[in-house]
Model confidence (mean pLDDT): 81 of 100. A computed fold for a 73-nucleotide RNA from a Holosporales bacterium, annotated as transfer RNA. Rfam family: tRNA. It is annotated as a transfer RNA. Taxonomically the source falls in Holosporales (Bacteria, Pseudomonadati, Pseudomonadota, Alphaproteobacteria). It was read from a public genome assembly.

RNA sequence: GGGGUCAUAGCUCAGCUGGGAGAGCGCUACAAUGGCAUUGUAGAGGUCAGGGGUUCGAUCCCCCUUGACUCCA
Numbered sequence: 001g002g003g004g005u006c007a008u009a010g011c012u013c014a015g016c017u018g019g020g021a022g023a024g025c026g027c028u029a030c031a032a033u034g035g036c037a038u039u040g041u042a043g044a045g046g047u048c049a050g051g052g053g054u055u056c057g058a059u060c061c062c063c064c065u066u067g068a069c070u071c072c073a
Base pairs, nucleotide, nucleotide: 001072002071003070004069005068006067007066010025011024012023013022019056027043028042029041030040031039032038049065050064051063052062053061
């Protein structure tokens, strides 16, 4: 330098042919217990890596950039 895969909550990840942004763990509050652990209920937490485009509508499609891994040279 060229090719490929990937980037979604604090962490690990899902998201169907383009229409509701979610799960588990963690965090906060409350209840059960004498307390801890544990369980249950409720809640908070997101620039879907960044920018642009297509579209009535984009995590998803197209282009560029950044970063990680990998292959070739």